This is a predicted structure of a 175-nucleotide RNA (c-di-AMP riboswitch aptamer (ydaO/yuaA leader)) from Pseudactinotalea sp. HY158. RNAcentral holds the sequence, with entries from Rfam. The coordinates come from a structure-prediction model, not an experiment, and the mean pLDDT is 75. The source organism's lineage runs through Bacteria, Bacillati, Actinomycetota, Cellulomonadaceae and Pseudactinotalea.
RNA sequence: UCCUGAUUCCCACCACAUCUCAAUAGGACGGGGGCGGAGGAACCAUCAGCGGUGCCCAGCACCUUGGGGUGCAGUCCGAACCGGGAGUUCGAUCGUCGAUCGGCCCCACGGAACGGGCCAAGUGUUCUCCCACUUGAACCCGACAGCUUACUUCGCAGGCGUAAGGAGAGGUAGA
Numbered sequence: 001u002c003c004u005g006a007u008u009c010c011c012a013c014c015a016c017a018u019c020u021c022a023a024u025a026g027g028a029c030g031g032g033g034g035c036g037g038a039g040g041a042a043c044c045a046u047c048a049g050c051g052g053u054g055c056c057c058a059g060c061a062c063c064u065u066g067g068g069g070u071g072c073a074g075u076c077c078g079a080a081c082c083g084g085g086a087g088u089u090c091g092a093u094c095g096u097c098g099a100u101c102g103g104c105c106c107c108a109c110g111g112a113a114c115g116g117g118c119c120a121a122g123u124g125u126u127c128u129c130c131c132a133c134u135u136g137a138a139c140c141c142g143a144c145a146g147c148u149u150a151c152u153u154c155g156c157a158g159g160c161g162u163a164a165g166g167a168g169a170g171g172u173a174g175a
Stems, first nucleotide, its partner, number of pairs: 011161001013159002018033004034156006044146001051063005066144001067141004074118005081111003084107002087104002090102005119136006126169005
């Protein structure tokens, strides 16, 4: 000097996911402020019906296609390819007037890596604009939930980073 790893502290970003009191090597399934979510009347709205499997079957248990929830994480078009269906004076096999497999070809059938449009979200270290860049996930409920006062109830996790654009405004510190 460079590279790698670990720990602690500080600054910053996504997100509701933070602050504090008590207890403290035992205690408790703790409390409060703050933030975020779910269920839940009348009125209004909606209103045909309603999935699968098992069991000890008016119920219970499990599952996810219907439906719903958290979240910005939607929508439209095209699409290699995959599955399904139809056709075929193509080939092969078995066999009898057809069947199977492969090829070719079609479908306003279903799915789909990927590409694009519209729209949505975030970052650039005080704010606004410009400009630039990035993202459009993941999970949960379990046939079931509209709104919804009272009321009931749940969560406060996790992940992560670089020299840090231009203009204007503002703040702090120093002189």